[in-house]
RNA sequence: CGAGCCAACCGAGGCAAUCGCUAUUACAUCCUUCUGGGUGUGGUAGAGGAAAGUCCGGGCUCCAAAGGGUAAGGUGCCAGGUAACGCCUGGGGAGCGUAAGCUCACGGCAAGUGCAACAGAAAAUAUACCGCCCACAAUUGUGGGUAAGGGUGAAAUGGUGCGGUAAGAGCGCACCGCGCAAUCGGUAACGAUUGUGGCAGUGUAAACCCCACCUGGAGCAAGACCAAAUAGGGAUCCGAUGGCGCGACCCGCGCUGGAUUCGGGUAGGUCGCUUGAGGUCCUCGGUAACGUGGAUCCUAGAUGAAUGAUUGUCCACGACAGAACCCGGCUUAUUGGUUGGCUCAUUUU
Numbered sequence: 001c002g003a004g005c006c007a008a009c010c011g012a013g014g015c016a017a018u019c020g021c022u023a024u025u026a027c028a029u030c031c032u033u034c035u036g037g038g039u040g041u042g043g044u045a046g047a048g049g050a051a052a053g054u055c056c057g058g059g060c061u062c063c064a065a066a067g068g069g070u071a072a073g074g075u076g077c078c079a080g081g082u083a084a085c086g087c088c089u090g091g092g093g094a095g096c097g098u099a100a101g102c103u104c105a106c107g108g109c110a111a112g113u114g115c116a117a118c119a120g121a122a123a124a125u126a127u128a129c130c131g132c133c134c135a136c137a138a139u140u141g142u143g144g145g146u147a148a149g150g151g152u153g154a155a156a157u158g159g160u161g162c163g164g165u166a167a168g169a170g171c172g173c174a175c176c177g178c179g180c181a182a183u184c185g186g187u188a189a190c191g192a193u194u195g196u197g198g199c200a201g202u203g204u205a206a207a208c209c210c211c212a213c214c215u216g217g218a219g220c221a222a223g224a225c226c227a228a229a230u231a232g233g234g235a236u237c238c239g240a241u242g243g244c245g246c247g248a249c250c251c252g253c254g255c256u257g258g259a260u261u262c263g264g265g266u267a268g269g270u271c272g273c274u275u276g277a278g279g280u281c282c283u284c285g286g287u288a289a290c291g292u293g294g295a296u297c298c299u300a301g302a303u304g305a306a307u308g309a310u311u312g313u314c315c316a317c318g319a320c321a322g323a324a325c326c327c328g329g330c331u332u333a334u335u336g337g338u339u340g341g342c343u344c345a346u347u348u349u
Base pairs, nucleotide, nucleotide: 002344003343004342005341006340007339008338009337010336013314014313015312016311017310018309019308021046022045023044024043025042026041027040028039029038030037031036048320052331053330055329056328057327058326059325060219061218062217063216067251068250069249070248072215073214074213075212076211077091078090079089080088081087092106093104094103095102096101107210108209112208113207114204115203116202129150130149131146132145133144134143135142136141158176159175160174161173162172163171177199178197179196180195181194182193183192184191185190223271224270225269226268233262234261235260236259237258238257242256243255244254245253246252278297279296280295281294282293284291285290
């Protein structure tokens, strides 16, 4: 100086002034339904790193007063973390990369059943297209042996080398691979060493399946309360051996009336609604995720939907993009800036 890898932070403008919006609170004042409402002047606070997707996990509310099983669904190496998870952290294995690092839908094909088109001789009841060797006859054929060489294919039935053979082949040997066993290391996944067996169809489970573990449902438009209005309406069916409720089915439990349809009224207000598995800093433990302890802070609660407009100046000249019960994750979109660590290559010393 260049090219990369990993991580953290900021946040679409900053500063100043004027006017405006929402919540909360102090004071004053008016009304009053007295736990209420209005007005004025102040203080404080007011959209994100993803608020998006609605993909997971929960908190909370109701079914509802307790369950068991089948089916169905989800996850899938090991060990930790967490309220929990399909998430996170660390480790193992496989693959990619010179490397820093990145990715993994990572249990089982020796329980069973499927599938592998076309090409090819042949993808299982294995086989011989070219080739090689032997015998006979003769220029081309017949018979036998072979799967080492070549071809087809995603994949051809362990690989390389040596020996052996008529030519060949684990036929034999060495090493590698694979199966089994023992020992050692490790909590474990797994790794290493030694021995043994010539060992045989391969691949596929985001194929059916088997194994292990986990799982009620619906959802803030949940739900609770207040006020008001109407028609305490009509018709049909079942009816205690019934009906309804508990996501499907069975058992079981609870209640005692339900189901369908025609017609009429209201759709207003309050709560839920933001103090939390909360944030920040320090200490201790841990490789880390994270946890113990201490201190400190309160950081939007709208409801046809609040943060906007103007001026001046500085600047990174502004991407993706606006909370609607809340939280922990994942995934997707995306302009830039700042900082730290690591890897590789070149040059100089």
About this RNA
A computed fold for a 349-nucleotide RNA from a Pseudomonadales bacterium, annotated as Bacterial RNase P class A. Its Rfam family is "Bacterial RNase P class A". About the family: Ribonuclease P (RNase P) is a ubiquitous endoribonuclease, found in archaea, bacteria and eukarya as well as chloroplasts and mitochondria. The model forms 98% of the base pairs in the Rfam consensus. Its mean pLDDT, the model's own confidence on a scale to 100, is 75.